[in-house]
RNA sequence: GCCGUGCGGCCGCCGAAUCCGCCUCUCGCGGAACCGGGGACCCACCUUUCUGGGGUGAAUCGGACACCAGCCGCACGCUGCGCCCGUAGGGCACUUCCAAGCCCGAACCCGUCAGCUAACCCGGUAGGCGGCAUGGAAGCUAGGA
Numbered sequence: 001g002c003c004g005u006g007c008g009g010c011c012g013c014c015g016a017a018u019c020c021g022c023c024u025c026u027c028g029c030g031g032a033a034c035c036g037g038g039g040a041c042c043c044a045c046c047u048u049u050c051u052g053g054g055g056u057g058a059a060u061c062g063g064a065c066a067c068c069a070g071c072c073g074c075a076c077g078c079u080g081c082g083c084c085c086g087u088a089g090g091g092c093a094c095u096u097c098c099a100a101g102c103c104c105g106a107a108c109c110c111g112u113c114a115g116c117u118a119a120c121c122c123g124g125u126a127g128g129c130g131g132c133a134u135g136g137a138a139g140c141u142a143g144g145a
Stems, first nucleotide, its partner, number of pairs: 010131005018032005033125006043115001052113001053110004061086003065082001068080004089104004094139006
């Protein structure tokens, strides 16, 4: 000097997942704020209920190939699985538009049951990452001199 790693602080990103108060201050409780679900008239649907249905979320949909398994007597074909390629859609340091680049395109829950929905009722406040952060225009705005 370079690379990597650990701890603390600070600054950020995805996400609703933050803040405040009380308390035996470990535990726990309450409030604000944000988020989600259920739930009338009216409206919508005239149902289509094992081909179950529904919810949170951007996370839907399609294609090819190989092995294996199932259907068949074999082949062909079909279905499922794995992996890859795309894709609706989503994210990237004030906001919006345009352009460029880089990512994600999961997972889980309810339990036969739910359209919308005022009053009302019931829940959640996790987790995971990063460390100069692209350019132009418009808007708004803080600090300094």
A computed fold for a 145-nucleotide RNA from Nonomuraea terrae, annotated as c-di-AMP riboswitch aptamer (ydaO/yuaA leader). The source organism's lineage runs through Bacteria, Actinomycetes, Streptosporangiales, Streptosporangiaceae and Nonomuraea. The coordinates come from a structure-prediction model, not an experiment, and the mean pLDDT is 79.